[in-house]
The prediction has a mean pLDDT of 80. Predicted 3D model of a 74-nucleotide RNA (transfer RNA) from Maricaulaceae bacterium EIL42A08. Lineage of the source: Bacteria > Pseudomonadati > Pseudomonadota > Maricaulales > Maricaulaceae. Its Rfam family is "tRNA". By type it is a transfer RNA.

RNA sequence: GGGCGCGUAGCUCAGUUGGUUAGAGCGCUACGUUGACAUCGUAGAGGUCACAAGUUCGACUCUUGUCGCGCCCA
Repeated sequence: GGGCGCGUAGCUCAGUUGGUUAGAGCGCUACGUUGACAUCGUAGAGGUCACAAGUUCGACUCUUGUCGCGCCCA
């Protein structure tokens, strides 16, 4: 330098043919339970869907470019 894949909550990951409010588990906070802790139960907070542009009535999803990470080739 070229090709391919990935980037979504603090972490690990889903997300259907593009459709209006974006999710799970773990973790975190509060409350209940306990003498206390853990477990368990209830509720809650937490998101620039890597970034930018384009297509569309509408984009996490499609197209192009950029950045980062991984693998392969040179």